[in-house]
RNA sequence: GCGGAAGGCCGGAUGGCCGCGGCGCCGGGCAACCGGGGUCGAGGAAAGUCCGGACUCCCAAAAGCAACGGUGCCGGGUAACGCCCGGGCAGGGCAACCUGACGGACAGCGCCACAGAAAACAGACCGCCGCAGCACUGCGGCAAGGGUGAAACGGUGGGGUAAGAGCCCACCGCGCCGCUGGCAACAGGGGCGGCACGGCAAGCCCCACCGGGAGCAAUGCCAAAUAGGGAUCGCGCGUCGCAAGACGGGGCCGCUUUUGCCCCAGCAGAUCCGGGUUGGCAGCUAGAGCCCUUGCGGUAACGCAGGGGCAAGAGGAAUGGUCAUCGAACCGGGGUUUGCGCCCUGGGGAACAGAAUCCGGCUUACAGGCCUUCCGCGCAU
Numbered sequence: 001g002c003g004g005a006a007g008g009c010c011g012g013a014u015g016g017c018c019g020c021g022g023c024g025c026c027g028g029g030c031a032a033c034c035g036g037g038g039u040c041g042a043g044g045a046a047a048g049u050c051c052g053g054a055c056u057c058c059c060a061a062a063a064g065c066a067a068c069g070g071u072g073c074c075g076g077g078u079a080a081c082g083c084c085c086g087g088g089c090a091g092g093g094c095a096a097c098c099u100g101a102c103g104g105a106c107a108g109c110g111c112c113a114c115a116g117a118a119a120a121c122a123g124a125c126c127g128c129c130g131c132a133g134c135a136c137u138g139c140g141g142c143a144a145g146g147g148u149g150a151a152a153c154g155g156u157g158g159g160g161u162a163a164g165a166g167c168c169c170a171c172c173g174c175g176c177c178g179c180u181g182g183c184a185a186c187a188g189g190g191g192c193g194g195c196a197c198g199g200c201a202a203g204c205c206c207c208a209c210c211g212g213g214a215g216c217a218a219u220g221c222c223a224a225a226u227a228g229g230g231a232u233c234g235c236g237c238g239u240c241g242c243a244a245g246a247c248g249g250g251g252c253c254g255c256u257u258u259u260g261c262c263c264c265a266g267c268a269g270a271u272c273c274g275g276g277u278u279g280g281c282a283g284c285u286a287g288a289g290c291c292c293u294u295g296c297g298g299u300a301a302c303g304c305a306g307g308g309g310c311a312a313g314a315g316g317a318a319u320g321g322u323c324a325u326c327g328a329a330c331c332g333g334g335g336u337u338u339g340c341g342c343c344c345u346g347g348g349g350a351a352c353a354g355a356a357u358c359c360g361g362c363u364u365a366c367a368g369g370c371c372u373u374c375c376g377c378g379c380a381u
Base pairs, nucleotide, nucleotide: 001377002376003375004374005373006372007371008370009369010368012326013325014324015323016322017321018320020041021040022039023038025036026035027034028033043352047363048362050361051360052359053358054357055215056214057213058212060259061258062257063256064255065254068211069210070209071208072207073087074086075085076084077083088102089100090099091098092097103206104205108204109203110200111199112198125146126145127142128141129140130139131138132137154172155171156170157169158168159167173195174193175192176191177190179188180187181186219282220281221280222279229273230272231271232270233269238247239246240245248264249263250262251261252260289310290309291308292307293306294305295304296303297302330347331346332345333344334343335342336341
């Protein structure tokens, strides 16, 4: 100097005029309201609605089970997660780094088209070898060579053989056993060996762990209004007792147990249809919050303790409009320099994109600029 990788930040500024919303103050006014001043007022993703929660209600409460759904290497973090950190293994890359739907194929079922001799314990198309034979051909042996395919029942080398084959040997691979290191996933070494039982689980499935449902249009209060609406189902209408009551039966969950509650007559309850309410107030913004910093622990994520700071709350939806100046990339011109660069000047005018209950994440979009660290290549000293 060029190319690449990881992480972080900014993403318009200043001033004038006019106009908004929240909170609060002052003045006038019985009030409604009017006037004046102060202060605060969209994002790194507010997006997607993909995860996890806080909060609210429902299922009568609790426990267990079933169904359904989710995650899937190991260890840690967190309120929790499918997230984050560290590690392992596999793959990509020269590397820095990146990615992983990363448990199980000996619990079972299923699939592997076409091509090919043959696709799971299969098998001879071309071919190699031996015998017979004039040749064609026939019989026998082989799976080492070639072909097909995503994949052919181990690989390389040597020996051996008629030609071959783990037939034998060495190394690799695979299986079993054990040792060492590590919390572990795993890694390394050793011994023995029948030298041999493919792939797909992002097919169903099995295993481990986790999980009720719905959502601020949740929910609560006030006011008002309507139709205290209609239909169907509803086993049991019992025993004792003078009565009170007790037992029993039925019901409130997908199932079971315990407890609790309701009902025993057209009852409790179950299912369906229809009508009214479109108003106001609350929920509504100070939190597991965010940022900066100090100390301790930890490789880190993060945790503990201390100090300081920040703060939209609309309600069909506020934070805007306009003028002026400055203003990056980019496109020219001039001067200077060996070159890089520097100076002057003209044009130009900056992306994705708006909260709606609130947080922790992930994913997606983003013009341009800046900072830090690392890798590779080249050159100079």
Molecule: Bacterial RNase P class A
Organism: Roseobacter cerasinus